[in-house]
Context: one part of a larger RNA
Molecule: small-subunit ribosomal RNA, central domain
Organism: Methylobacterium crusticola
RNA sequence: CUGGGCGUAAAGGGCGCGUAGGCGGCUGAUUUAGUCGGAGGUGAAAGCCCGUGGCUCAACCACGGAAUGGCCUUCGAUACUGGUCGGCUUGAGACCGGAAGAGGACAGCGGAACUGCGAGUGUAGAGGUGAAAUUCGUAGAUAUUCGCAAGAACACCAGUGGCGAAGGCGGCUGUCUGGUCCGGUUCUGACGCUGAGGCGCGAAAGCGUGGGGAGCAAACAGGAUUAGAUACCCUGGUAGUCCACGCUGUAAACGAUGAAUGCUAGCCGUUGGUCCGCUUGCGGGUCAGUGGCGCCGCUAACGCAUUAAGCAUUCCGCCUGGGGAGUACGGUCGCAAGAUUAAAACUC
Numbered sequence: 001c002u003g004g005g006c007g008u009a010a011a012g013g014g015c016g017c018g019u020a021g022g023c024g025g026c027u028g029a030u031u032u033a034g035u036c037g038g039a040g041g042u043g044a045a046a047g048c049c050c051g052u053g054g055c056u057c058a059a060c061c062a063c064g065g066a067a068u069g070g071c072c073u074u075c076g077a078u079a080c081u082g083g084u085c086g087g088c089u090u091g092a093g094a095c096c097g098g099a100a101g102a103g104g105a106c107a108g109c110g111g112a113a114c115u116g117c118g119a120g121u122g123u124a125g126a127g128g129u130g131a132a133a134u135u136c137g138u139a140g141a142u143a144u145u146c147g148c149a150a151g152a153a154c155a156c157c158a159g160u161g162g163c164g165a166a167g168g169c170g171g172c173u174g175u176c177u178g179g180u181c182c183g184g185u186u187c188u189g190a191c192g193c194u195g196a197g198g199c200g201c202g203a204a205a206g207c208g209u210g211g212g213g214a215g216c217a218a219a220c221a222g223g224a225u226u227a228g229a230u231a232c233c234c235u236g237g238u239a240g241u242c243c244a245c246g247c248u249g250u251a252a253a254c255g256a257u258g259a260a261u262g263c264u265a266g267c268c269g270u271u272g273g274u275c276c277g278c279u280u281g282c283g284g285g286u287c288a289g290u291g292g293c294g295c296c297g298c299u300a301a302c303g304c305a306u307u308a309a310g311c312a313u314u315c316c317g318c319c320u321g322g323g324g325a326g327u328a329c330g331g332u333c334g335c336a337a338g339a340u341u342a343a344a345a346c347u348c
Base pairs, nucleotide, nucleotide: 003320004319005318006317007302008301012316014201015200016199017198021194022193023192025088026087027086028085029084030083031082033081034080035077036076037075038074039073040072041071042070049065050064051063052062053061054060091191092188093187094186095184096183097182098181099180103177104176105175106174107173108172109171110154115149116148117147118146119145120144121143125136126135162169163168206247207246208245209244210243211242215241216240220236221235222234223233258315259314260313261312262311263310266293267292268291269290270289271288272287273286274285275284276283277282278281297304298303321348322347323346330341331340332339333338
């Protein structure tokens, strides 16, 4: 390379928007570019291959044939693909009416708890552990009552509940704002899908500048444990955790399962719409989501199973024995930490 693959064996990009490109609904006309058929030309010779022959054989040589990715011209075919023109509504979008939601940003507000401070009561312990000690306390701790301050997080509600593309999102109120679902079937008329590059978003930790700092807590110190104990346990405790702005760009960024569309038994729950029936609080239908189980089928098995890992199509990403190595070198990015792209020798 031809292939075969990517839930767990190597392999789905962390997620989105989207450029080029690839692919693309029903129908009529036209064109004949792709496509298919006929004919002609060309595809030098030698060589390779096949056959026959010549040197006593062979190598070698001669003759004939075949072959030669293809390309060009011309005539014809018109189903499919493409181009052009027109029509359509089921894909897509818009409109109108409803609906749910921790979706996002900013501002304000609230209560519980922890801690500190002030004051009152009160007295000898408190704290902590497997047991202790470090530690705090007669300069009055712990406990308890009142008050004040500050920061951070929001018990119950809470739910294989909801929302978001992913990361993620949870007290209450307001302002601004994104997306989704259902019903109507009024409008546009294929406007679509995917998406190399690119751009944006992206937990935690970390970095820069300035604030903030209650609790917690890497590092660090001490007390224990132990043969040792640079740990697990305890007492302290600084970065950090919080806010604003800027950077970093990673993760078991996981459903370890890319996106889109169609098709392929059911049963039971649950969330949001909507329709119908009646016995008015139940039953049934339907759409969208989210779970459990389970046929066909698939799978090495486990398992998946209308939320597919089934049956198909389109597009992208990725894999190709283990180690060396996600490393070196070079490039790009970054303040740095490092990120990204990414080998080879050697070895089994």